[in-house]
RNA sequence: GGUUCCUUCGUCUAAUGGUAGGACAUUACCUUUUCACGGUAAGAAUAUGAGUUCAAUUCUCAUAGGAAUCA
Numbered sequence: 001g002g003u004u005c006c007u008u009c010g011u012c013u014a015a016u017g018g019u020a021g022g023a024c025a026u027u028a029c030c031u032u033u034u035c036a037c038g039g040u041a042a043g044a045a046u047a048u049g050a051g052u053u054c055a056a057u058u059c060u061c062a063u064a065g066g067a068a069u070c071a
Base pairs, nucleotide, nucleotide: 001070002069003068004067005066006065007064010024011023012022013021018054026042027041028040029039030038047063048062049061050060051059
């Protein structure tokens, strides 16, 4: 330098164009003499920029980062 793949809450992981979901973690409350366990609730995310579409995490292009492979 060429080609291919990946990027979603703090972490992990779903969503085959139609309300971004779950687990762990965090916070608050309940329970307990207290802690722990347990229960309920809440907050929190689509790498960036364009395009197609009534509608994009999803399809297309570019950029950034990471990985694999070839030279």